RNAcentral holds the sequence, with entries from ENA. The RNA shown here (small-subunit ribosomal RNA) has 1465 nucleotides and comes from an uncultured marine bacterium. The coordinates come from a structure-prediction model, not an experiment, and the mean pLDDT is 83.

RNA sequence: GAGUUUGAUCCCGGCUCAGGACGAACGCUGGCGGCGUGCUUAACACAUGCAAGUCGAACGAUGAAGGUGGGAGCUUGCUCCUACUGGAUUAGUGGCGAACGGGUGAGUAACACGUGAGCAAUCUGCCCCUGACUCUGGGAUAAGCGUUGGAAACGACGUCUAAUACCGGAUACGAGCUGGGACCGCAUGGUCACCAGCUGGAAAGAACUUUGGUCAGGGAUGAGCUCGCGGCCUAUCAGCUUGUUGGUGAGGUAAUGGCUCACCAAGGCGACGACGGGUAGCCGGCCUGAGAGGGUGACCGGCCACACUGGGACUGAGACACGGCCCAGACUCCUACGGGAGGCAGCAGUGGGGAAUAUUGCACAAUGGGCGCAAGCCUGAUGCAGCAACGCCGCGUGAGGGACGAAGGCCUUCGGGUUGUAAACCUCUUUUAGCAGGGAAGAAGCGAAAGUGACGGUACCUGCAGAAAAAGCGCCGGCUAACUACGUGCCAGCAGCCGCGGUAAUACGUAGGGCGCAAGCGUUGUCCGGAAUUAUUGGGCGUAAAGAGCUCGUAGGCGGUUUGUCGCGUCUGCUGUGAAAAUCCGAGGCUCAACCUCGGACCUGCAGUGGGUACGGGCAAACUAGAGUGCGGUAGGGGAGAUUGGAAUUCCUGGUGUAGCGGUGGAAUGCGCAGAUAUCAGGAGGAACACCAAUGGCGAAGGCAGAUCUCUGGGCCGUAACUGACGCUGAGGAGCGAAAGCGUGGGGAGCGAACAGGAUUAGAUACCCUGGUAGUCCACGCCGUAAACGGUGGGAACUAGAUGUAGGGACCGUUCCACGGUUUCUGUGUCGCAGCUAACGCAUUAAGUUCCCCGCCUGGGGAGUACGGCCGCAAGGCUAAAACUCAAAGGAAUUGACGGGGGCCCGCACAAGCGGCGGAGCAUGCGGAUUAAUUCGAAGCAACGCGCAGAACCUUACCAACCCUUGACAUCCUGUGCUACUACCAGAGAUGGUACGUUCCCUUCGGGGACGCAGUGACAGGUGCUGCAUGGCUGUCGUCAGCUCGUGUCGUGAGAUAUUCGGUUAAGUCCGGCAACGAGCGCAACCCACAUCUUUAGUUGCCAGCAGGUUAAGCUGGGCACUCUAGAGAAACUGCCCGUGAUAAGCGGGAGGAAGGUGUGGAUGACGUCAAGUCCUCAUGGCCCUUACGGGUUGGGCUACACACGUGCUACAAUGGCAGUGACAAUGGGUUAAUCCCCAAAAGCUGUCUCAGUUCGGAUUGGGGUCUGCAACUCGACCCCAUGAAGUCGGAAUCGCUAGUAAUCGCGUAACAGCAUGACGCGGUGAAUACGUUCCCGGGCCUUGUACACACCGCCCGUCACACCAUGGGAGUUGGUUCUACCCGACGACGCUGCGCUAACCCUUCGGGGAGGCAGGCGGCCACGGUAGGAUCAGCGACUGGGGUGAAGUCGUAACAAGGUAACC
Repeated sequence: GAGUUUGAUCCCGGCUCAGGACGAACGCUGGCGGCGUGCUUAACACAUGCAAGUCGAACGAUGAAGGUGGGAGCUUGCUCCUACUGGAUUAGUGGCGAACGGGUGAGUAACACGUGAGCAAUCUGCCCCUGACUCUGGGAUAAGCGUUGGAAACGACGUCUAAUACCGGAUACGAGCUGGGACCGCAUGGUCACCAGCUGGAAAGAACUUUGGUCAGGGAUGAGCUCGCGGCCUAUCAGCUUGUUGGUGAGGUAAUGGCUCACCAAGGCGACGACGGGUAGCCGGCCUGAGAGGGUGACCGGCCACACUGGGACUGAGACACGGCCCAGACUCCUACGGGAGGCAGCAGUGGGGAAUAUUGCACAAUGGGCGCAAGCCUGAUGCAGCAACGCCGCGUGAGGGACGAAGGCCUUCGGGUUGUAAACCUCUUUUAGCAGGGAAGAAGCGAAAGUGACGGUACCUGCAGAAAAAGCGCCGGCUAACUACGUGCCAGCAGCCGCGGUAAUACGUAGGGCGCAAGCGUUGUCCGGAAUUAUUGGGCGUAAAGAGCUCGUAGGCGGUUUGUCGCGUCUGCUGUGAAAAUCCGAGGCUCAACCUCGGACCUGCAGUGGGUACGGGCAAACUAGAGUGCGGUAGGGGAGAUUGGAAUUCCUGGUGUAGCGGUGGAAUGCGCAGAUAUCAGGAGGAACACCAAUGGCGAAGGCAGAUCUCUGGGCCGUAACUGACGCUGAGGAGCGAAAGCGUGGGGAGCGAACAGGAUUAGAUACCCUGGUAGUCCACGCCGUAAACGGUGGGAACUAGAUGUAGGGACCGUUCCACGGUUUCUGUGUCGCAGCUAACGCAUUAAGUUCCCCGCCUGGGGAGUACGGCCGCAAGGCUAAAACUCAAAGGAAUUGACGGGGGCCCGCACAAGCGGCGGAGCAUGCGGAUUAAUUCGAAGCAACGCGCAGAACCUUACCAACCCUUGACAUCCUGUGCUACUACCAGAGAUGGUACGUUCCCUUCGGGGACGCAGUGACAGGUGCUGCAUGGCUGUCGUCAGCUCGUGUCGUGAGAUAUUCGGUUAAGUCCGGCAACGAGCGCAACCCACAUCUUUAGUUGCCAGCAGGUUAAGCUGGGCACUCUAGAGAAACUGCCCGUGAUAAGCGGGAGGAAGGUGUGGAUGACGUCAAGUCCUCAUGGCCCUUACGGGUUGGGCUACACACGUGCUACAAUGGCAGUGACAAUGGGUUAAUCCCCAAAAGCUGUCUCAGUUCGGAUUGGGGUCUGCAACUCGACCCCAUGAAGUCGGAAUCGCUAGUAAUCGCGUAACAGCAUGACGCGGUGAAUACGUUCCCGGGCCUUGUACACACCGCCCGUCACACCAUGGGAGUUGGUUCUACCCGACGACGCUGCGCUAACCCUUCGGGGAGGCAGGCGGCCACGGUAGGAUCAGCGACUGGGGUGAAGUCGUAACAAGGUAACC
């Protein structure tokens, strides 16, 4: 920086990604070289070989080759023997080394490490420098030889011998000790070639250039000890400690020291984290990061620790010793069973563990080490090689040309595109690999010389041949560079996060293409970064996580003014150190680079020292502005105790009084004739204090209210007398702390958890009602929590105002007072600027600008839970995790939608009316069931007399049977021909056969066209699927008044404004106002019809007047006046008047007018919603069928029928039926026609019927006909006769309609052969009612709440059931670590002893004795082990508790809207 919470937005906040790194591993792949790196796990066990020896110039011994002499054999130059010489070799004694080098990181939280100091408290072999000396004696012993034990390992005894092995003596001072003296320092002290006394020493070999040894002093190196500072987690470890802390003395050590011991004292450490637990080698460095930091400690380098586990010492200059010793333990091996041996965390290697890590290689040539005078020997240190893409770096897999853009692949809109100059092909080059030839440096050195290179015939150079031998991996939905096809069909699968996959997947799999990196590429793991997501740099806490309920106060932190002083912090110069390597910069060397070499910088630190003194600090002195005291006033439900008052409720007593009271939405339980309720009087008792009363007062908070008295805390104002920084905050700590609850004892009127009853309800363990116990009250003692909230810690300072209110003071004014005005301090509110804030909002009472101190936060859930600890009588409180799980959880604001929220308004929405439906019969459609088939679609409104403006065949899509296969239909190709038409036969028909028939058109004569038949394959065909792939069309909200855009403005933004507001309208219609100004689609108007008039035109229309004429008739002449027809105009606009309104828009009334406020009706349907409907009107993508899901034919079905529903028709009758009479239409249709035809009914009048299943009603059924049609059986309509069912006005519920409307009456038309109760039209007759908007439904605008946005048909909670997961408790059980007490007590050093043994020295009468030593014994210490008891950490555990997750389970509906009882603590 990006992705991810939302419909969208801003913020908070987590999760995830892009980067870098690695001792890595895994998957796929793999050409070369250079330089590096390679058991991170089992400090698991180890076969085999090697890794530490060397010196003969320390010593005795051994005595090879060779040489010389002699002898023997003889193949006269060979063998053997012997003597002399020679000195190779080496087991042993002795010296040095073996404490280095190499490995590992178990332990260790420590002076272990780092850094800086100190040792006047120390040692130091080999090395260097200086001075001195190197004299004289002695006794043994290994090897060897002999005997002997044992399986072995390994010894035992006797005897001989040497030394640079061992011992004695002399000498010596500059060594040590004691005493004295002199000088010095840093406290203990140190130095001295000064004086006196005591103690202590030696060794030679070679051959003459030496080299050793001893004493003493110094240096260098190395080691030891001490101290300051620094670097892990945990307080759910808070107290730890008896050699502990100190002293005196002693012992011990190279040396200080409780290091050890005896005695004495009682100390020492700890919140600046002791003690305990966990983890860990530390550092230079390495990785990352802008840095600060964070992580890490492989390789290289420094230090430490360890060497099978535990303990111990010996030797030595140095060890408590990796390849030494002793003991104990575990393990392994050998054994003759008696005993022995061993220690790869050296180099290789083996097994094992593991995701995982190499050769039982070469060489001492170089560098370095040990020994040696040296040659040299040893060296798994080291130098090299081998294995491994494990990492870094370099190189290559070819270069140039090459379009007909080849073939193939893939895609395609079929045109083409792409792979792609890519290939082929042509011309070149030859790095690397291959072959051949040449061929190093590294060599300094050593050696008399010869000679001497593991790597290595390697690097490098030259030549040869040929593009020849050399490319993969990951990805392609967004983040994130890169897209198409096919397959699959919530399957298989992918996935880092968001998320893909349910038939058109750029997300799965494959392919083509593309992108990225490249001998590698991806994945996994880990670390840093991004993450300002622990914030020192650099975050926060009103509402997102987060201010402790409040106060006091300890430690700590911070702190007013002035002066002086110190120089601790601080600033600066210099010195030492900060190893090397690393890093950075500059050079240089390998052809470059990696890598290596050199120089510089860096090493931000520590210590010392010189200087400065503003600021912070220490010390000293002073001040008064902070703080406090005094004095004078003042308000108050501040606190505690005591006393007291009235109103009201309830109860008791008495009176009056009678039938109800009470309660609710409505009721009931309850009380009441045993007298309630009501009312009057009296009494009892408890609790709470109306009015005043407030947005007000007081208090630290909780909280505090009748009145009076007593005691008492704090505040405010004024004054300026006193103190002189005494201050602020406050971890721990202490106190206070609502309600509920607990304990003891009282009290108990009302109210009232639990409980009981009554209701409500599907249920109702609730809401409502009637009762009612704890409790509420008092005293004392606990509890210690609240949404303890201003959701805002305390203190100080600064930063516009305006306006209330409470308590003081001052001033002005008033003669004085009161009222008033101005001002000041303190408290408490409202509004508001700057500023802040994510926004909301805060704003001198800050959430502004700063300082000081404290508390708290770090994603949601799990969880304020478990365990542990502390507190509590209990309830419980405080402190406070993890596993696991999710990609969100959340804040504020926005737009919608919704609300059993509010306001305004409209609509046949209700109401007021009229007539229906729902009951009956029938018609018609649908469901269901049935069927071979009952074709399909339509499904709340907005499917159901709908598609269908008309199913007997056809239609027809369905079923059965019979047939056809380039097809019933289209185009192309080939052949052939002239068809047609008619007739006959078979068949249910399609179809097949036969007969008849020979007459198409044009022509450039080649042929072409139309048509029929046949053939071939491309194709036709499909009412098959998907309306959730689509176009088009349609329904619906809704003819509702809305829906948007541009610019501007406001807002971080989504968005807002305009479009809200005040009026008004049918209307977002108009007016006014307004940060808006305009505009568009809608509304309205323009269009059509009807209503009035004028005009034009009068035929087919009309007939007033005139004339003719008929039984009659515009029939005729004539006329066009009227009606009418169909063209053109006029008319209506709130234009006029009055009132009202804002002088507006408009509204109300009136006049005129045919019509009046949209005149009436129609057409006209905004942005959009419903994945609404239609693939069966049509069109169309994709999929599917192709002798069938296509096509043809016959018959059947769509018409069936226990049933349910919708829409209708006819009725149930007298407002009627029947009979008679009785006139008048309009729209249409008839191929043309204002000409001809089709054409009325109800009403009205008269008569009859007289309330009944009827003269109502007509279903059903029987019979007979008519018509249409190829055909009325399934299955048409109508007519006549006969039959005469249900039905007496319809339950719950529900529909239509506001005027020429409802109701009622008939007429016409389309489609149609025929079929109408349907649909679409037409006219005739012709009402009632509307108070009004409370309610139901739908809609519009504004506002409000919201946890909804698939938008309330939303969201969502808990139990139960099931599956899985992690976890707590749990009788116990297993193991680890550790503590205390006691027992045992190996090896070992130390102490005591040492009657046994004993070469060196001393004495000796030579027998021996002494000194010293050794074995042995004893003692304390102590490892392992044992017993007992704790502490702590883990594993398992029947059963059990809650938690989490899971697509559709069960029960309810707690929350979100007033969520239907406001919610919450």
It matches the Rfam family "Bacterial small subunit ribosomal RNA".